[in-house]
RNA sequence: AGAGUUUGAUCCUGGCUCAGAACGAACGCUGGCGGUAUGCUUAAUACAUGCAAGUCGAACGAGAAAACCCUUUCGGGGGUAAGUACAGUGGCGCACGGGUGAGUAACACGUAGGUGAUCUGCCUAUCAGCGGGGGACAACAGAGAGAAAUUUCUGCUAAUACCGCAUACGUUAAACGACAUUGAAAAAGUUUAAGAAAGAUGGCCUCUACUUGUAAGCUAUCACUGAUAGAUGAGCCUGCGUACCAUUAGCUUGAUGGUGGGGUAACGGCCUACCUUGGCUUUGAUGGUUAGCUGGUCUGAGAGGAUGAUCAGCCACACUGGAACUGAGACACGGUCCAGACUCCUACGGGAGGCAGCAGUAGGGAAUAUUGCGCAAUGGAGGAAACUCUGACGCAGCAAUACCGCAUGAGCGAGGAAGGUCUUCGGAUUGUAAAGCUCUGUCAGAAGGGAAAAACGGCAUAUUGGCCAAUACCCAAUGUGUUUGAUGGUACCUUCAAAGGAAGCACCGGCUAACUUCGUGCCAGCAGCCGCGGUAAGACGAAGGGUGCAAGCGUUGUUCGGAUUUAUUGGGCGUAAAGCGCGCGCAGGCGGAUAUAUAAGUCAGGUGUGAAAUCUCGGUGCUCAACACCGAAACUGCGCCUGAAACUGUGUAUCUAGAAUUCUGUAGGGGGAAGGGGAAUUUCGCAUGUAGGGGUAAAAUCCGUAGAGAUGCGAAGGAACACCAGAGGCGAAGGCGCCUUCCUGGGCAGAUAUUGACGCUGAGGCGCGAAAGCGUGGGGAGCAAACAGGAUUAGAUACCCUGGUAGUCCACGCCGUAAACUAUGAGAACUAGAUGUGGCGGGUAUUGACCCCUGCCGUGUCGUAGCUAACGCAAUAAGUUCUCCGCCUGGGGAGUACGGUCGCAAGACUAAAACUCAAAGGAAUUGACGGGGGCCCGCACAAGCGGUGGAUUAUGUGGUUUAAUUCGAGGACGCGAAAAACCUUACCUAGGCUUGACAUCCAGAAAAUUCCCUAGAGAUAGGGAAGUGCCUUUCGGAGAAUUCUGAGACAGGCGCUGCAUGGCUGUCGUCAGCUCGUGUUGUGAAAUGUUGGGUUAAGUCUCGCAACGAGCGCAACCCUUGUCUUUAGUUGCCAGCAUUAAGUUGGGCACUCUAGAGAGACUGCCUGGGUUAACCAGGAGGAAGGUGGGGAUGACGUCAAGUCCUCAUGGCCCUUAUGCCUAGGGCUACACACGUAAUACAAUGGACGGUACAGAGGGACGCAAACUCGCGAGGGGGAGCAAAUCUCAAAAAACCGUUCUCAGUCCGGAUUGGAGUCUGCAACUCGACUCCAUGAAGUUGGAAUCGCUAGUAAUCGCAGAUCAGCAUGCUGCGGUGAAUACGUUCCCGGGCCUUGUACACACCGCCCGUCACACCAUGGGAGUUGAUUUUACCUGAAGCCGUGGCCCUAACUUUAUUGAGGGGAGCGUCUACGGUCGAAUCGAUGACUGGGGUGAAGUCGGAACAAGGUA
Repeated sequence: AGAGUUUGAUCCUGGCUCAGAACGAACGCUGGCGGUAUGCUUAAUACAUGCAAGUCGAACGAGAAAACCCUUUCGGGGGUAAGUACAGUGGCGCACGGGUGAGUAACACGUAGGUGAUCUGCCUAUCAGCGGGGGACAACAGAGAGAAAUUUCUGCUAAUACCGCAUACGUUAAACGACAUUGAAAAAGUUUAAGAAAGAUGGCCUCUACUUGUAAGCUAUCACUGAUAGAUGAGCCUGCGUACCAUUAGCUUGAUGGUGGGGUAACGGCCUACCUUGGCUUUGAUGGUUAGCUGGUCUGAGAGGAUGAUCAGCCACACUGGAACUGAGACACGGUCCAGACUCCUACGGGAGGCAGCAGUAGGGAAUAUUGCGCAAUGGAGGAAACUCUGACGCAGCAAUACCGCAUGAGCGAGGAAGGUCUUCGGAUUGUAAAGCUCUGUCAGAAGGGAAAAACGGCAUAUUGGCCAAUACCCAAUGUGUUUGAUGGUACCUUCAAAGGAAGCACCGGCUAACUUCGUGCCAGCAGCCGCGGUAAGACGAAGGGUGCAAGCGUUGUUCGGAUUUAUUGGGCGUAAAGCGCGCGCAGGCGGAUAUAUAAGUCAGGUGUGAAAUCUCGGUGCUCAACACCGAAACUGCGCCUGAAACUGUGUAUCUAGAAUUCUGUAGGGGGAAGGGGAAUUUCGCAUGUAGGGGUAAAAUCCGUAGAGAUGCGAAGGAACACCAGAGGCGAAGGCGCCUUCCUGGGCAGAUAUUGACGCUGAGGCGCGAAAGCGUGGGGAGCAAACAGGAUUAGAUACCCUGGUAGUCCACGCCGUAAACUAUGAGAACUAGAUGUGGCGGGUAUUGACCCCUGCCGUGUCGUAGCUAACGCAAUAAGUUCUCCGCCUGGGGAGUACGGUCGCAAGACUAAAACUCAAAGGAAUUGACGGGGGCCCGCACAAGCGGUGGAUUAUGUGGUUUAAUUCGAGGACGCGAAAAACCUUACCUAGGCUUGACAUCCAGAAAAUUCCCUAGAGAUAGGGAAGUGCCUUUCGGAGAAUUCUGAGACAGGCGCUGCAUGGCUGUCGUCAGCUCGUGUUGUGAAAUGUUGGGUUAAGUCUCGCAACGAGCGCAACCCUUGUCUUUAGUUGCCAGCAUUAAGUUGGGCACUCUAGAGAGACUGCCUGGGUUAACCAGGAGGAAGGUGGGGAUGACGUCAAGUCCUCAUGGCCCUUAUGCCUAGGGCUACACACGUAAUACAAUGGACGGUACAGAGGGACGCAAACUCGCGAGGGGGAGCAAAUCUCAAAAAACCGUUCUCAGUCCGGAUUGGAGUCUGCAACUCGACUCCAUGAAGUUGGAAUCGCUAGUAAUCGCAGAUCAGCAUGCUGCGGUGAAUACGUUCCCGGGCCUUGUACACACCGCCCGUCACACCAUGGGAGUUGAUUUUACCUGAAGCCGUGGCCCUAACUUUAUUGAGGGGAGCGUCUACGGUCGAAUCGAUGACUGGGGUGAAGUCGGAACAAGGUA
């Protein structure tokens, strides 16, 4: 610090996800040791049991017992225990310490202040004092009540308990009251009044009295009283800070303030009576929801965000609610009273209790420990002290809960062992890893030693000082001695033995370090995101190996980060989400120039505070570290003081550049009102006139012989204003267009003066606001939702047509929305130009109007810089800046629900959530596509010729059938198959074989081989006969080939996967295209080149050009054919010579031909066109002319195209069978459908007879002549020929002649019967051919559709491959030999450019909505039910306060009766719980119902994306 994920790819926007750190955690697997921390986050749920607050005899009275000892008359008594224990009075403490976070949004907390409005026990200091009296009550004793808890009466008694009196330096109250100070007090002084106390213990004899010694005395210590001050702690007040919701906007009656009174330690409506009407609030009151706050903690670069366990500070609470008492302090965790709930005891009458103290229990929960030891240390309470108490605390126990440290060994060790795994079978890896050898000894184990934490304090003693009359006592300091350890015989140290006891977890597709095999087969499963899995899964499960961390590792949860994804630092708003439709304007925010003052903001210095701990830095101590200690820094904050004066603010004075006013002009569909006008449509009237009109792609509905339409004249009525008219004008926007008048707003130019910042923006608010719509009343020509009819259509509730009502128009009132768009808020300033146009002005010039130069204001186009993701914007900014407002934060759900406001309604404004997805989106790119456009080509259409589709047959396919009709192909169907009777053959039935029909290896035997017999359908089985060879020999044998037997490795598979593959092939398509290097442009995908002007069959060539070149294709080179030359002349040829039946022979090689080598054609030449080009048109010459004809040749790629059944091959499968052998059958079936052919339907023909002319091929397991037999197929025969020699071999159409004369025929030949031939082991299923007989359909073929542009179509025959035989198929060959092409509108296919796109599996695309089904969350809903809050009213426990005429009453008083004072009953105010009628808010649930979301293959249509077929 980033990464993955939207796309075919790109850039951007934008969300989702990951890598990091952390935790009071939990869960899974695993687990050696130690140190230090931490440990109920849930039920503030309920609690058994034990402990957690007591202490003081030096405040006081009383005062046992056991046990022991002594004694006894045996009943007892005494002593000690002991002035002890228990209990009581009294004092202090119990308000600390410990727990928890329910409540609380608040002066609760934090911070800074105030208290001149206060209190403060114990402690410290200072001053003063401590005199003299009195009366009670507990305990105790006696008598009762009660189950108990507890309690009543009578009597006795002490005090540091209680109460008067005296005293009063200070103190308090009242009155008077100088000075000083403050915004506002108190206080000095005078007078009056009021208010204190307590002793205990130790010591001593200086004074006094008895005089031994003691106290009445003195003294010390502690205690006590009054006062002042301090310290500590607490109360109260204030500024600022401190959650969310406005779908909570108004709240408040003690409420705001005053006066009097009360109350408090203290100010105060804190309380009360009266008076007043205030107070709070958009700077968020009130209400609701949530929450203890902070130092800090986690994270982060920081700013921030989240959090508030442990430790520390504050607050609140103590079963729930209320209340007070005591006290210095409480409205009190282990106190009291009352009410309530719950639990327990009970004799049913009554009582007891409160773990959110430490342990522990139950419950809840994913989840959190011991009913431990000790007061040794630290701290606390009491005490003079010893000491006692202390679940605070110190320790131990449990838990990998966290952090830190250590170990599980180290060195050497290659035959790279065995085993495992993988393998291309060679090996690789595990792996120096192990074994083995040599060492070490941390931890754990055993034995031994063994700290620090301990110093106070007490006692004893010594010294010094203080106090004192004192050398006593006491106090203080110092020294010495003595005593005290829960942890714990722990830390630590030494010795012993022993590698021995000590490694797991997660991951391995990318992100993200780490890879293979097997299993599985969209199953099982994984998954944080993208996504894996449908038979070769690095993603599932296992194994081997590897990677990461390590006594832990993963998972889950939560927080921050990454996320600049709420943006102060640090984002945006033309098209991605986002500018309010527009204006006016209150508050608010911001604001021109100069001078001066001030010092609020600002800045600087100083100072106080910012607790400690934490963090950071430097040290120190535990062996290190964690941890702890010391020091520093920091705590970015707040207060106070001093200073500065630039900027902002404020005050004052001034200015004119902003703004406004004035004057003169000026343009304009700016607005409102009134009046006027003509053209046109429609309707009506009259007239002329006759058969149609209208409408459409075509029609029909419709109008018209009752006279339309057309034409002419006239009338009525409503609405809109042609031309001018223009990306021109005006207005804030919506919007505004005939003419005239009236009223009225704004702008602009020029000019003068005036005011003197008067300005800009603008949350709320107010106003305007197209169309449609609503209300009331008018109006209604045309147009026209709804509606009706006619068409179209599968349907057509549409598009088209004919009609037609609301409405459109006017007046008044609502509505308040639009793609209200420049998708661009308003204002201000600055930043190159060019060119139009509207308005006004200046200059020059002119007779004048123009032209030209120039200033301001508008309105357009292009464009530089700059900006932008790009497109684009560009002085009218989307550039550079400033001010203010509005708005956005993934898509869907949804601009929806609920609530509220507005509206007559329709609806508008405001505006969520659950749930769901990993995208949704913008711009641009390349393709593909379009019922988009342009250009061009092709037998693509057109023009022609002949066919197919109808018939019969052949053949192939589908389907069906079958035991099997083997398989594949499907634009490919006379295809694989250039030959299915057996074989082929893969299929079926039946019979057999199992190392096999075939290959290699091993062992044994035998040469090989040939023939015969028996059984059988055959395979096969059994038996017999003949017969031995070759090479080298060391003569044993070995070797080569072959056969048989045996064992296993293995063979074999036309079994599967062409979607695992190679190779080969088809198709687009012989279409003209497909690319690259360098350069350039662009952020990039990409573009350019390859586009453009011409041209071509062609990306062929040329010109131009940020391109320049190149490659694969095109063309050419190759073969063949067409002309000529030359060479050669057999098997070919024959002009001339000779010869023959015959080129038969001689001869010849001129010609033909053959086959070698050459020539020839290149737009080379001419004319014209064209850009002086490429090229085109025409011509000449030429055998051939513009690629001469034909062939071979098939770019990058597409179709997961075809083929595992040609071959090869990975993987899987079968192995007495899915292999192999054999016989027979099947592939040849047959209602039917389709394709391709053959033959025909006839006279351009059939039949018969005669005559002629090819080319290219084949031939030895062959072609076969002559001759001969047969009607014929064919038979016999065997010359010749391995072929320019022989042969197949007859070419056929054609031509000549005869006949048939339009008919199912002398056409046509299917079918069937009979007889044969040939091939072959064998023609039944199932061959071909021949002869005789038979003589079917068919009379030119519907919709539709195919081929062909010249030696072509059409027509005619010939040959070949396959092959024993079988050709209407296929591949070749020649003979005869046409017609037509105007042309590119249309159909199909293709190429190039361009355009649109929501497509990219690419239009056979994408995609919308209803309906049906399943599931999910949610709204409404008659209601039902719960929680919380609350107005009003009823009731009124305890308690404070008030009252208290009744009752009781020790201290003081009294004239002894009383009085004062005190207590109680009763009553009153307030009030908790409770109750009643309602209200509000929030949930839960509800028949039914609304829409929404999601869901591999449902239905109906076809709305959107291309002009998406009606933009």

Small-subunit ribosomal RNA from a metagenome, 1511 nucleotides, folded computationally.
The prediction has a mean pLDDT of 83.
The sequence is in RNAcentral, with records from SILVA.